The part of an RNA shown here (small-subunit ribosomal RNA, 5' domain) has 518 nucleotides and comes from an uncultured bacterium. The prediction has a mean pLDDT of 83. It matches the Rfam family "Bacterial small subunit ribosomal RNA".

[in-house]
Context: one part of a larger RNA
RNA sequence: GAUGAACGCUGGCGGCGUGCUUAACACAUGCAAGUCGAACGAAGCACAUAAGGACGAGUCUUCGGAUGAAGCCGUAUGUGACUGAGUGGCGGACGGGUGAGUAACGCGUGGGUAACCUGCCUCACACAGGGGGAUAACAGUUGGAAACGACCGCUAAUACCGCAUAACCCGCUAGGGGCGCAUGCUCCGGACGGAAAAGAUUAAUCGGUGUGAGAUGGACCCGCGUCUGAUUAGCCAGUUGGCAGGGUAACGGCCUACCAAAGCGACGAUCAGUAGCCGGCCUGAGAGGGUGAACGGCCACAUUGGGACUGAGACACGGCCCAAACUCCUACGGGAGGCAGCAGUGGGGAAUAUUGCACAAUGGGGGGAACCCUGAUGCAGCGACGCCGCGUGAGUGAAGAAGUAUUUCGGUAUGUAAAGCUCUAUCAGCAGGGAAGAAAAUGACGGUACCUGACUAAGAAGCCCCGGCUAACUACGUGCCAGCAGCCGCGGUAAUACGUAGGGGGCAAGCGUUAUCC
Numbered sequence: 001g002a003u004g005a006a007c008g009c010u011g012g013c014g015g016c017g018u019g020c021u022u023a024a025c026a027c028a029u030g031c032a033a034g035u036c037g038a039a040c041g042a043a044g045c046a047c048a049u050a051a052g053g054a055c056g057a058g059u060c061u062u063c064g065g066a067u068g069a070a071g072c073c074g075u076a077u078g079u080g081a082c083u084g085a086g087u088g089g090c091g092g093a094c095g096g097g098u099g100a101g102u103a104a105c106g107c108g109u110g111g112g113u114a115a116c117c118u119g120c121c122u123c124a125c126a127c128a129g130g131g132g133g134a135u136a137a138c139a140g141u142u143g144g145a146a147a148c149g150a151c152c153g154c155u156a157a158u159a160c161c162g163c164a165u166a167a168c169c170c171g172c173u174a175g176g177g178g179c180g181c182a183u184g185c186u187c188c189g190g191a192c193g194g195a196a197a198a199g200a201u202u203a204a205u206c207g208g209u210g211u212g213a214g215a216u217g218g219a220c221c222c223g224c225g226u227c228u229g230a231u232u233a234g235c236c237a238g239u240u241g242g243c244a245g246g247g248u249a250a251c252g253g254c255c256u257a258c259c260a261a262a263g264c265g266a267c268g269a270u271c272a273g274u275a276g277c278c279g280g281c282c283u284g285a286g287a288g289g290g291u292g293a294a295c296g297g298c299c300a301c302a303u304u305g306g307g308a309c310u311g312a313g314a315c316a317c318g319g320c321c322c323a324a325a326c327u328c329c330u331a332c333g334g335g336a337g338g339c340a341g342c343a344g345u346g347g348g349g350a351a352u353a354u355u356g357c358a359c360a361a362u363g364g365g366g367g368g369a370a371c372c373c374u375g376a377u378g379c380a381g382c383g384a385c386g387c388c389g390c391g392u393g394a395g396u397g398a399a400g401a402a403g404u405a406u407u408u409c410g411g412u413a414u415g416u417a418a419a420g421c422u423c424u425a426u427c428a429g430c431a432g433g434g435a436a437g438a439a440a441a442u443g444a445c446g447g448u449a450c451c452u453g454a455c456u457a458a459g460a461a462g463c464c465c466c467g468g469c470u471a472a473c474u475a476c477g478u479g480c481c482a483g484c485a486g487c488c489g490c491g492g493u494a495a496u497a498c499g500u501a502g503g504g505g506g507c508a509a510g511c512g513u514u515a516u517c518c
Base pairs, nucleotide, nucleotide: 001517002516003515005514006513007512008511009510012390013389014388015387016386017385018383019382020348025346026345027344029343030342031341034090035089036088039087040086043083044082045080046079047078048077049076050075052073053072055071058067059066060065097301098300099299106226107225108224109223110222111221112220113219116218117217121214122213123212124211125210126209127208129163131161132160138153140151141150142149143148169194170193171192173190175188176187177186178185179184199206200205227273228272229271234264235263239261240260241259242258244256245255246254276298277297278296279295280291281290282289283288303324304323305322306321307320326337327336328335329334354380356379357378358377362376363374364373365372366371393423394422395421396420403414404413405412406411427459430453431452432451433450437445462507463506464505465504466503467488468487469486473502474501475500476499477498483490484489
């Protein structure tokens, strides 16, 4: 000098930041990922229309009856916005958290892919013909305490499946041209085989399929760099290489069979310990040393271990399956759960916050849109935790007041300090007005920031130190006691070093101490 700090004493205001460093310990409760009716069928609701039914005010009446408004019931059709469930699409692989593991191509940096993939988006070209069988919802029966099922019957689609058509798109294969970096790459071209599609609508559009290119995002490989220990010296059996095959988006012992016996190591292998890495941050003139909180990039993880499914993308925090530990429900047969998301609770600890408001802004998901969702985010709350700014008054004022301390008793110090007089109003408090942030409307923040007015010196100073280092001295008490102390050291009867007081010095809403780094 610095800190994500803590502790002691003290504490007025504001702005901007920042806040579980310990138990990757366990979690009550609420919320954190939905959306689309312009993909689909059905149900409910409201309205309109139409035929019908039972009543029925009234009118006519030959008293038998006829006609008949409003209202009611159920059926059919249409329209409307909505509700919850279902099929289907897109999104739940982003965003948010944590640092357990990892000494590794994990990260950083520079390259390579002639060994690769890429939903949504942009551009270009071409296309969308004609069919089929189901299934959830629903209805019925039924099992179970529940979670959740079973059987039977019906139905739709942009759900699913054939058929047609199609180009070097894919496979195989004649021929030819060009190039390179070894395997090879690229262009032209003939035959054969294979593979597409979906509609909706308010008629503006939004979608679908194939191919090529781009953009974006990812995957793999390589050079170099990346802590400590030799009181760890040998290590390795898919191990090292080849060949053939499988697998993958793709190369590869990645995997399998066979063959060979290699490969690494004193330039530190193996083993053990520790650790996420970086941009940065702290310090330092620099070289360097330390560190990796917040913010940004990458990686890894999601109770522990393993596994795959779906998908453009996961081996998936708020998906699935299995095993384990733990917790909960149970009718004992069986089930449910995963805060290292935001708040919050217990525990651990020297120690770290609200079960807040809003989608107004920025951004994200869905939708043609309206809009819906968003604990991302924007704000507010708490904490002097940090940095910065401001205030606690200004001028004048000698009777050098009183008080206090000291004294050689004359005085000296506190000290222009106070009082008194004259002013001022920053902050806080009171009243009035009142934004920008939003683009036509829409503002959580918030009656906030800010402006104006009136008002009272009022509501606002402490902490550490005073032997030397090191700025700042006297008195009393104590008497190697009580105590101080960073080092030297101080205290045994005049202690500037202990305790108190007066005075002084330093910093100041802080001041000291402790811890850690330079």
RNAcentral holds the full RNA, with entries from ENA and SILVA.